Description:
This is a predicted complex of two RNAs, RNase P RNA and transfer RNA, with 424 nucleotides together. Its mean pLDDT, the model's own confidence on a scale to 100, is 80.

RNA sequence: CCUGUCCGCUGGGCAGUCGCCCGGAAACGGGAGGAAAGUCCGGUCUCCACAGGGCAGCGUGCCGGCUAACAGCCGGGCAAGCUUAACAGCUUGACGGAAAGUGCAACAGAAAAUAUACCGCCCGAUUUAAUUUGGGUAAGGGUGAAAUGGUGCGGUAAGAGCGCACCGCAGUCGGAGUAAUUCGGCUGGCAAGGCAAACCCCACGCGGAGCAAGACCAAAUAGGAGAGGAGGAGCUGCCCGCUCCGUUGACUCUCGGGUAGGUCGCUGGAGCCGGGCAGCAAUGUCCGGCCAAGAUGAAUGGCUGCCGCCCGCAAGGGUACAGAAACCGGCUUACAGGCGGCAGGCCGU
RNA sequence: GGACUGUUAGCUCAGAUGGUAGAGCGCUGGCUUGAAGAACCAGACAUGCGGAUUCGAGCGCCGCACAGUCCACCA
Numbered sequence: 001c002c003u004g005u006c007c008g009c010u011g012g013g014c015a016g017u018c019g020c021c022c023g024g025a026a027a028c029g030g031g032a033g034g035a036a037a038g039u040c041c042g043g044u045c046u047c048c049a050c051a052g053g054g055c056a057g058c059g060u061g062c063c064g065g066c067u068a069a070c071a072g073c074c075g076g077g078c079a080a081g082c083u084u085a086a087c088a089g090c091u092u093g094a095c096g097g098a099a100a101g102u103g104c105a106a107c108a109g110a111a112a113a114u115a116u117a118c119c120g121c122c123c124g125a126u127u128u129a130a131u132u133u134g135g136g137u138a139a140g141g142g143u144g145a146a147a148u149g150g151u152g153c154g155g156u157a158a159g160a161g162c163g164c165a166c167c168g169c170a171g172u173c174g175g176a177g178u179a180a181u182u183c184g185g186c187u188g189g190c191a192a193g194g195c196a197a198a199c200c201c202c203a204c205g206c207g208g209a210g211c212a213a214g215a216c217c218a219a220a221u222a223g224g225a226g227a228g229g230a231g232g233a234g235c236u237g238c239c240c241g242c243u244c245c246g247u248u249g250a251c252u253c254u255c256g257g258g259u260a261g262g263u264c265g266c267u268g269g270a271g272c273c274g275g276g277c278a279g280c281a282a283u284g285u286c287c288g289g290c291c292a293a294g295a296u297g298a299a300u301g302g303c304u305g306c307c308g309c310c311c312g313c314a315a316g317g318g319u320a321c322a323g324a325a326a327c328c329g330g331c332u333u334a335c336a337g338g339c340g341g342c343a344g345g346c347c348g349u
Numbered sequence: 350g351g352a353c354u355g356u357u358a359g360c361u362c363a364g365a366u367g368g369u370a371g372a373g374c375g376c377u378g379g380c381u382u383g384a385a386g387a388a389c390c391a392g393a394c395a396u397g398c399g400g401a402u403u404c405g406a407g408c409g410c411c412g413c414a415c416a417g418u419c420c421a422c423c424a
Base pairs, nucleotide, nucleotide: 001345002344003343004342006341007340008339009338010337012307013306014305015304016303017302018301020031021030022029023028033321037332038331040330041329042328043327044326045210046209047208048207052240053239054238055237057206058205059204060203061202062076063075064074065073066072077095078093079092080091081090082089096201097200101199102198103195104194118141119140120137121136122135123134124133125132149167150166151165152164153163154162168190169188170187171186172185173184174183175182176181214264215263216262217261224255225254226253227252228251231245232244233243234242257423258422259421271290272289273288274287275286276285277284278283308319309318310317311316350420351419352418353417354416355415356414359374360373361372362371368404376392377391378390379389397413398412399411400410
């Protein structure tokens, strides 16, 4: 200097003018986002028995911490990948249990979880020999996603944890650590392959619905008709229990009638900015300062000038993704350009 | 604003304990015909996209895209 499938931050600026929404008597003040999105998690709030019992069901899943809570975040462990001579480092991880049980593994292959023997190797029988056949073996070959510890030496007819050394594995004892885990000693010849984003087991958690929740005011009419009907409603299923409604017809379906106006909920909050302290950090706490959309057939915009950036010889054109709807904390997805980091490449010294 | 469902061949739909995915209509070629149609024979064509789990995914899991459905109040 260039490149970018990576990560973080940022997400055009100034002025004039005409409008819109909210607050305010007025002057005047304020007016989209990092994702406002998807509605995927977690909460606040509201109503339903203040939400009861059991089973089913759903979710989460290494350890510790943070938090209102979480499937999030921080720190640690382990595993995999990259890199390195090595140490270190970086990135990623739905990362409990396969020695509780059940189940699955197409095709190929001799054999697919029970072990087994196609080729091969070795010993024997028959035999002139080839062949055939009995037995041993699992080192080698072959099949497969996966073949019952690995390497070496010994050993053997050939072989084999058959024996030994090292590595791995299991058990046990001790040390370190809150723990996950890890280090070392001893013992054991090796059992217990894979899949739990298969059923399942273990631990922990979960009542349901959602601001069209819900509360109030106002207006209007046919508080209607037909059919089913003894149960129905309290919003996942079943059983129990509670409350309410119901044969004076609840409830369901079909048809029909009326209103589609207003107020609250509604934005001052797990709030923002700066600093101190505690902590590795996430985060917590203290002090000071600040108030920054609240609409509802739904405002947050249009035009002009100058500047920035991109395309174009020029005239000129364009300037990402997108846009609040009760509100927060996350995750995920979309995103032109710029800045920083990281990685790679090239050039110079 | 909220709740939920679906996507399989050109069209309409099946279906597959996780193990090579079918039917009808349509399309193409052949046969037949003077030509065409019908009939007959043969053929082509698909799991919306991306990722992870698995030996293996249409299916089970995660994330997107697209399409569709339902939800006001009064009596």

Rfam match: Bacterial RNase P class A.